[in-house]
């Protein structure tokens, strides 16, 4: 002093706010002898309401998918081997002919592994913010 990489997707959690429900207060109305309760209504108010919906983690959970290692099996073409048939006197050459064979690469399952990770201000988004996104980004180490 200068430089790389660490996939995607469901589902949850930590968190994270008020669009909506609730919920609690306020006003107004009904009900009621009266207070009180209750019960309605509202472009009131409260997230300093445990909630329900809502968003939500690279450095959280789990699964599942792809990658990669390996093993087991399937199947296969080409060269090349066999058989055969032509052709050649012959070493030999050839074939829209038969065969068996072969996988780092096809394709199936099967086991593993898939690690490491400090981190702003600021800014962006359906109401809003937020460990969301910008960003495994500056920056530190």
């Nucleotide at each position: 002093a200068c430089a790389a990489u660490g996939g995607g997707c469901u589902u949850c959690u930590a968190g994270g706010g008020u669009u909506c429900c609730g919920a609690u207060u306020a006003a107004g109305g009904c009900u009621g002898g009266u207070c009180a309760u209750g019960c309605c209504u509202u472009c009131a108010a409260u997230g300093u309401c445990u909630g329900g919906u809502c968003c939500g983690a690279g450095a959280g959970a789990a699964g599942c998918c792809a990658g990669c290692u390996a093993g087991u099996g399937a199947u296969a073409a080409a060269c090349g081997c066999c058989u055969u048939g032509a052709c050649g006197c012959g070493a030999g050459u050839u074939g829209c002919a038969g065969g068996a064979a072969u996988a780092g690469c096809u394709u199936a399952c099967u086991a593993g592994c898939c690690a490491c990770a400090c981190g702003g201000c600021g800014g962006g988004a359906g109401a809003a913010a937020a460990g969301c996104c910008c960003g495994g980004g500056a920056g530190a180490g």